[in-house]
Context: one part of a larger RNA
RNA sequence: CUGGGCGUAAAGGGUGUGUAGGAGGUUGGGAAAGUCGAAUGUGAAAUCCCUCUGCCUAACGGAGGAACUGCGUUCGAAACUACCCGGCUAGAGGUUCGGAUGGGGAAGCGGAACUCUCGGUGUAGCAGUGAAAUGCGUAGAUAUCGAGAGGAACACCGGUGGCGAAGGCGGCUUCCUGGACGAAACCUGACUCUGAAACACGAAAGCUAGGGGAGCAAACGGGAUUAGAUACCCCGGUAGUCCUAGCCGUAAACGGUGUGCGUUAGGUGUUGGCGGAUUCGACCCCGCCGGUGCCGAAGCUAACGCAUUAAACGCACCGCCUGAGGAGUACGGUCGCAAGGCUAAAACUC
Numbered sequence: 001c002u003g004g005g006c007g008u009a010a011a012g013g014g015u016g017u018g019u020a021g022g023a024g025g026u027u028g029g030g031a032a033a034g035u036c037g038a039a040u041g042u043g044a045a046a047u048c049c050c051u052c053u054g055c056c057u058a059a060c061g062g063a064g065g066a067a068c069u070g071c072g073u074u075c076g077a078a079a080c081u082a083c084c085c086g087g088c089u090a091g092a093g094g095u096u097c098g099g100a101u102g103g104g105g106a107a108g109c110g111g112a113a114c115u116c117u118c119g120g121u122g123u124a125g126c127a128g129u130g131a132a133a134u135g136c137g138u139a140g141a142u143a144u145c146g147a148g149a150g151g152a153a154c155a156c157c158g159g160u161g162g163c164g165a166a167g168g169c170g171g172c173u174u175c176c177u178g179g180a181c182g183a184a185a186c187c188u189g190a191c192u193c194u195g196a197a198a199c200a201c202g203a204a205a206g207c208u209a210g211g212g213g214a215g216c217a218a219a220c221g222g223g224a225u226u227a228g229a230u231a232c233c234c235c236g237g238u239a240g241u242c243c244u245a246g247c248c249g250u251a252a253a254c255g256g257u258g259u260g261c262g263u264u265a266g267g268u269g270u271u272g273g274c275g276g277a278u279u280c281g282a283c284c285c286c287g288c289c290g291g292u293g294c295c296g297a298a299g300c301u302a303a304c305g306c307a308u309u310a311a312a313c314g315c316a317c318c319g320c321c322u323g324a325g326g327a328g329u330a331c332g333g334u335c336g337c338a339a340g341g342c343u344a345a346a347a348c349u350c
Stems, first nucleotide, its partner, number of pairs: 003322004007304002012318001014201004021194003025088006033081002035077008049065006091191001092188003096183003103177007110154001114150008125136002162169002206247006215241002220236004258317006266295011299306002323350003332343004
C1' cells in the first nucleotide's frame, strides 16, 4: 500500500412485499469448526538471501546456512465469530383504551356552472381580435325568464395543513377495508435489519372489446398573420379525456438525496396525541412522543448549500458509476395485440 465515488460534475433501482444470501441485542454453561500457541513430519533440486570459497576480476561455479510466509498430525488456550443447551428485556411484535385522517373499494345523493331541447318576452345584431375575417343570426340569434335532458368536475373551507410504500388521494352520506400515532408497561422473548431472483402496485399518453360523450381538445378544415406560416391568434372539430373488463409498464416516476438502526448545540412555526399547572370549563403557559416547515452550532461540501426530516459521525445490506460521441442504439434473448419495454455491445471518431 492492499480503489474512489453516486443532491447539482458519470452514478439511488418508480415503489413495496419478500426467497436465497449477507449482517445481527444481553447473560451463564458446553463443545472446540474458524482463531491463537507449542511440538513434530513434510515443504525435491535449482532459483532468491547470508557466510566462506574456485576460475587474475566480474559474470559463472562450489560448500554450508537461512528461507520456502504452505500443508498434515499430536498436545494445549477459550477472549472473539459460528455451533449446542438455558436465562433476560433495552430491539421487534402483540393485548387494552383513545383520538386524527382528500389512505383504498362499492353504492346512493346534492348544488353551482356548462351545452342542448321546448316554451315566454324581445329585435338586429352576436361572437371574436393588436386590428380583422372565417363563424352564428330576420327560418328570430345574442340577452332575459320558465321547464326539461345530459355528461364531466366538485368553488368557498384549503393551509409551507392531512393521508398513502410510491404512483397518487378533495362535494355529502352509508357499507366494506388498510396503515400510522398517543397512553398505560400487561403478554411473547431476538421472533430483527437488508434483500440478487421472484411477485405485487405503478401518473399521463397509447392499445383491445363494449358503453358514454356536456365541456375541453392532438389530427383535420377554415379565417388571419407572414417573404413563407405545415406555428403562435381566431372560428369550427374527430380520436381522446369519462365508465366497465383486460393490456401496456414508461416519466424531470424529483427531495434530481435507497432502506434500517444508533450518536451529535439550539431557536421558531404548524399538525396529531398525552401529561402538568390553572380554571366553572376550554384557551393562554410548562413538558413528553409522532409528523411536517423555516433559520441556524459543531461537522461536512469544489462551491452552492446540508445541518436531529443530514449531504455530520458510525454500522448493516441492496442498487448504480468508471472520458465524450457512436448509443440506451445494433445483434441475440425475453415480454407485448401493437406501439414498444427490459437486458445490452463493438467498429470508428475525438